RNA sequence: UGCUUUAUAGCUCAAUGGUGGAGCAACGAUCUCAUAAGUCGGAGGCUGCAGGUUCAAUUCCUGCUAAAGCAA
Numbered sequence: 001u002g003c004u005u006u007a008u009a010g011c012u013c014a015a016u017g018g019u020g021g022a023g024c025a026a027c028g029a030u031c032u033c034a035u036a037a038g039u040c041g042g043a044g045g046c047u048g049c050a051g052g053u054u055c056a057a058u059u060c061c062u063g064c065u066a067a068a069g070c071a072a
């Protein structure tokens, strides 16, 4: 310098262009003399940043940033 992949909840990961979910964690309740474990519950996201296409973008396109890898 070029190419490929990745970026979504505190963490690990989903989501064919049509209302963004799960597990764990945290919180509350329940249970217990108490703690842990168990059970139940509701929250928590301007989907890395900036644009474009579209009636509609996490998804498609462009640029940038960061990480990993390959080639020279």
Stems, first nucleotide, its partner, number of pairs: 001071007010024004018055001027041004048064005
A computed fold for a 72-nucleotide RNA from a Bacteroidota bacterium, annotated as transfer RNA. Rfam family: tRNA. The sequence is in RNAcentral, with records from ENA.